[in-house]
Context: one part of a larger RNA
RNA sequence: CCCUGGUUAAGGAACUCGGCAAAAUAACACCGUAACUUCGGGAGAAGGUGUGCCCUCAUUAGGUGAAAUGACUUGCUCGUGGAGCCGAAGGGGGUUGCAGAGAAUUGGGGGUUGCGACUGUUUACUAAAAACACAGGACUCUGCUAAGUCGUAAGACGAUGUAUAGGGUCUGACGCCUGCCCGGUGCUGGAAGGUUAAGGGGAUGCGUUAUCCCGACUCGUCGGGAGAAGCGUUGAACCGAAGCCCCAGUAAACGGCGGCCGUAACUAUAACGGUCCUAAGGUAGCGAAAUUCCUUGUCGGGUAAGUUCCGACCUGCACGAAUGGCGUAACGACAUCCCCACUGUCUCAACCAGGGACUCA
Numbered sequence: 001c002c003c004u005g006g007u008u009a010a011g012g013a014a015c016u017c018g019g020c021a022a023a024a025u026a027a028c029a030c031c032g033u034a035a036c037u038u039c040g041g042g043a044g045a046a047g048g049u050g051u052g053c054c055c056u057c058a059u060u061a062g063g064u065g066a067a068a069u070g071a072c073u074u075g076c077u078c079g080u081g082g083a084g085c086c087g088a089a090g091g092g093g094g095u096u097g098c099a100g101a102g103a104a105u106u107g108g109g110g111g112u113u114g115c116g117a118c119u120g121u122u123u124a125c126u127a128a129a130a131a132c133a134c135a136g137g138a139c140u141c142u143g144c145u146a147a148g149u150c151g152u153a154a155g156a157c158g159a160u161g162u163a164u165a166g167g168g169u170c171u172g173a174c175g176c177c178u179g180c181c182c183g184g185u186g187c188u189g190g191a192a193g194g195u196u197a198a199g200g201g202g203a204u205g206c207g208u209u210a211u212c213c214c215g216a217c218u219c220g221u222c223g224g225g226a227g228a229a230g231c232g233u234u235g236a237a238c239c240g241a242a243g244c245c246c247c248a249g250u251a252a253a254c255g256g257c258g259g260c261c262g263u264a265a266c267u268a269u270a271a272c273g274g275u276c277c278u279a280a281g282g283u284a285g286c287g288a289a290a291u292u293c294c295u296u297g298u299c300g301g302g303u304a305a306g307u308u309c310c311g312a313c314c315u316g317c318a319c320g321a322a323u324g325g326c327g328u329a330a331c332g333a334c335a336u337c338c339c340c341a342c343u344g345u346c347u348c349a350a351c352c353a354g355g356g357a358c359u360c361a
Base pairs, nucleotide, nucleotide: 001356002355003354004353005352006351007350008349010347011346014345019342027051028050029049030048031047036041038173052095053094054093055092056091057090062086063085064084068080069079070078071077072075096100108340109339110338111337113335114334115332116331120132121131136171137170138169139168140167141166142165148157149156150155174327175326176325177324179257180256181255184254185253186250187249188248189247190246193245194244195243199239200238205233206232207231208230211226212225213224214223215222216221258276259275260274261273262272285319286316297313298312299311300310301309
């Protein structure tokens, strides 16, 4: 010097990102217990008092229930009976130590706000949370050989279930609520018109040449032209579903929810007006917020002093209604701030014990 423990004058968070760590609290009985509340809670709220031993009330209350005895229904019966044993809680008096829950085990508490309702679940080995789940809510699909899922299939799950059932998606107890937009994308419905595949259809053109014509000729053929049927090839018009275009519906579907200018008898502001654009221009509630850049916004509170915190304001860079909005008792190894208690966290360090380090063997 390091580690693990113990003690500490005066102060008591001045330490520090932060009371991290430590200290303090602690059992049982009694008294007493606020706001708020979903009336269950909150609550062990908070805050207090008592606790050993001896005598006595006292043969305590209470419990258990032997012997004996009675009854009959003769039984591991019922009744009377009270011996013996166990034994709180309390009143009064006394006694003793520094200390009586004498050691050990054994809650610190209160206030405010955010988030999540709650108990749960999670990154096995850096994250336990405000993330996931959840009961509840909503939309949507599915009529049973269900939808959906696995499998090439057989088949299986769903389910030996049947719309109060099953699948999917979103939201997330409860309370008050959930506004406007269907133009875009999606989904659902519609079928008049446009477009449209395979297929049907087979017009037309082309190839081939039986035959015919012309020319040459060594009469064997050769060259050129026209060309039916058949075969082959080309394939027009026309017919032709869904889809798309089109027409509607639908936002607890994906999503979206404006700008400029003027105006009131101080000023300021603008209930009001004008104009442009849009599918519609953000309603209620909330708001410098887990969201506010400017920003330590401004005002108030708390402190001697507060970039944090709480309450307001609204100028919302860039809240906002099941991608839920705003509240909310209870709950939380969650996050912020404040207070009481308490302390070696600190002012500022000291000592003790054990174990290391170090020296020697």

Predicted 3D model of a 361-nucleotide part of an RNA (large-subunit ribosomal RNA, domain IV) from uncultured Propionivibrio sp. Its Rfam family is "Bacterial large subunit ribosomal RNA". Its family is annotated with structural constituent of ribosome and ribosome in the Gene Ontology. The full RNA is in RNAcentral, with records from MGnify. The coordinates come from a structure-prediction model, not an experiment, and the mean pLDDT is 88.